[in-house]
RNA sequence: CUUAUCUAGAGUGACCGAGGGACUGGCCCUACGACGUCCAGCAACCUGUUUAUAUCAAGGUGCCAAAUCCAGUAGCAAUAGCUUAAAGAUGAG
Numbered sequence: 001c002u003u004a005u006c007u008a009g010a011g012u013g014a015c016c017g018a019g020g021g022a023c024u025g026g027c028c029c030u031a032c033g034a035c036g037u038c039c040a041g042c043a044a045c046c047u048g049u050u051u052a053u054a055u056c057a058a059g060g061u062g063c064c065a066a067a068u069c070c071a072g073u074a075g076c077a078a079u080a081g082c083u084u085a086a087a088g089a090u091g092a093g
Base pairs, nucleotide, nucleotide: 001093002092003091004090005089006088011039013038014037015036019029020028021027023072024071025070026069041063042062045060046059047057048056068087074083075082076081
C1' cells in the first nucleotide's frame, strides 16, 4: 500500500502495585487492585484434516469492561436519530 472483519464470545485464578480505556473532547474503569506478566478461556483470519465451500482440530496470529465505550468528516432530519467518510485495531497478501 491492497483487501476482509470490527453490536457475538471469553476468570470469584496467581504475581505485581497506580494508573488505564490509540489521539482530542466527553464519559467511564480502577487499592472491592486497574495497567502489565503468567495460567485458564474465547474465536476461527492463516494453517491442518477432508473429494469438499461444509464438519472437525487448534500449530501461527488475535482477542478476553462498556458497539472500535461515544463523538470527531459529510449528508438527511425540528429533535431523538439514521447513513457515510476519516482515524484506529486485527488478519492475509